[in-house]
Order: sequence, then structure tokens, then C1' cells
RNA sequence: UACGCGAUAGCGGGAGAGACCGGCCCACGGGCCGGCGCCGAAGGAGCAACCGCCCCGGAAACUCUCAGGCACCAGGGACCGUUAUCGUGGC
Repeated sequence: UACGCGAUAGCGGGAGAGACCGGCCCACGGGCCGGCGCCGAAGGAGCAACCGCCCCGGAAACUCUCAGGCACCAGGGACCGUUAUCGUGGC
């Protein structure tokens, strides 16, 4: 240091899937329970002909759907951008 990487926080963007069926409640907007059907981008788990490699181990936006979610709103939301702080590397 107007550079790279990582962590934290703020701000902005941010998808998908039943306004399903039955019962109960209701302020008639909806809510709860059960059932089946679905979604993947919190989290979690699994795997390679790749990498390391003695045994074995290591990944994802892939796969699974335990969890979570499926009218609008709200909330959450991987990831992306940006700002600040800290750490670290380069110059």
C1' cells in the first nucleotide's frame, strides 16, 4: 500500500416448492393438528475414474432430505456486490 486471501459486522440483491384433502378454532385476514404431495440455497449427511496416499483421508451450487421450508406479507436464506475492522500474505 487504491494488491491478494480469511474472519466478523453493516448495507444492497437473493430462488424453489399444494391458496391440496380432512378435522377443530376463527376477529373470516387466517391459525393449529393429521394425511398425502413437493422444494433445496440455513444447518446436517453421502459420494469420485480427481487429489494426497501404507491403512485411509479430503469436495461441491452434485446427491439425500434428518432438520428446515411450500398463497401474500414478515422472517430465514447458500451465494454475489459493497463498506468498515481485525488477521495474514505479497509488493